Overview
Predicted 3D model of an 84-nucleotide RNA (c-di-GMP-I-GGC riboswitch aptamer) from a Thermoleophilia bacterium. Its mean pLDDT, the model's own confidence on a scale to 100, is 84. NCBI's taxonomy places the organism under Bacteria, Bacillati, Actinomycetota, Thermoleophilia. The sequence was found by an Rfam model in a public genome assembly.
RNA sequence: ACCGAUAAAGGCAAACCAGUCGUGAGGCUGGGACGCAAAGCCAAGGGUCUCGAUCGAUCAGUCGAGAUAGCCGGGUUUCCGAAG
Numbered sequence: 001a002c003c004g005a006u007a008a009a010g011g012c013a014a015a016c017c018a019g020u021c022g023u024g025a026g027g028c029u030g031g032g033a034c035g036c037a038a039a040g041c042c043a044a045g046g047g048u049c050u051c052g053a054u055c056g057a058u059c060a061g062u063c064g065a066g067a068u069a070g071c072c073g074g075g076u077u078u079c080c081g082a083a084g
Stems, first nucleotide, its partner, number of pairs: 002084001003081002011036002016031006034070001040076003045072002047068008
């Protein structure tokens, strides 16, 4: 360094509920734990989702603005340490 244990000490917190912000996807706070070794941070790659525009109209497509880092990939920082 890779790696990640029936290890130790800590950490985070899905669904759901309450409050609050947002047209919305969702965010935040508290409760709560399904899980997580980066479930820390980054939205510039792909995916998914939302709103608006385009259209006579619906869908699709396209464009714009957003959401999601707990969808995947990537970048970056990092606790602990047994076996290998």